[in-house]
RNA sequence: UAUAGAAAAAGGCAAAAUGCAGGAAACUGCAUGACGCAAAACUACAGGGUCUGGAUGAGUAAGAGUUAUUUUGAAUGACAGCCAGUUGCAGGA
Numbered sequence: 001u002a003u004a005g006a007a008a009a010a011g012g013c014a015a016a017a018u019g020c021a022g023g024a025a026a027c028u029g030c031a032u033g034a035c036g037c038a039a040a041a042c043u044a045c046a047g048g049g050u051c052u053g054g055a056u057g058a059g060u061a062a063g064a065g066u067u068a069u070u071u072u073g074a075a076u077g078a079c080a081g082c083c084a085g086u087u088g089c090a091g092g093a
Stems, first nucleotide, its partner, number of pairs: 012037002017032006035081001041086003047083002049079003057072003060068003
C1' cells in the first nucleotide's frame, strides 16, 4: 500500500404475509410486520444476468362480420434483498 473484517458504541434498512391503490404483466407505492442485511445506501444509459410480454409482426385453428382460454417473435417495461460499479458510519481483535 492492497484485500478480508471479530468485539463494542451511535444508529439505519425492512423479507414473507395481510390490507388499500397503480399496472396487460413482471412488479411498484403506502400502512402493519420483521426473515434477515456492514452497505439490504445510490446506479437499470459502466457492465453482466434474470423476469414479464403490451403495442406490433408472423403463424395455427375455426370461420367469412372476424374470433381464439392458441404458437412464435417482440422492451423503449421490471428486478440493485442475483453478480457488479460508485459512495459511506465505527476504527481495528
Predicted 3D model of a 93-nucleotide RNA (c-di-GMP-I riboswitch aptamer) from Eubacterium ruminantium.
It matches the Rfam family "c-di-GMP-I riboswitch aptamer". Gene Ontology term of the family: cyclic-di-GMP binding.
The source organism's lineage runs through Bacteria, Bacillati, Eubacteriales, Eubacteriaceae and Eubacterium.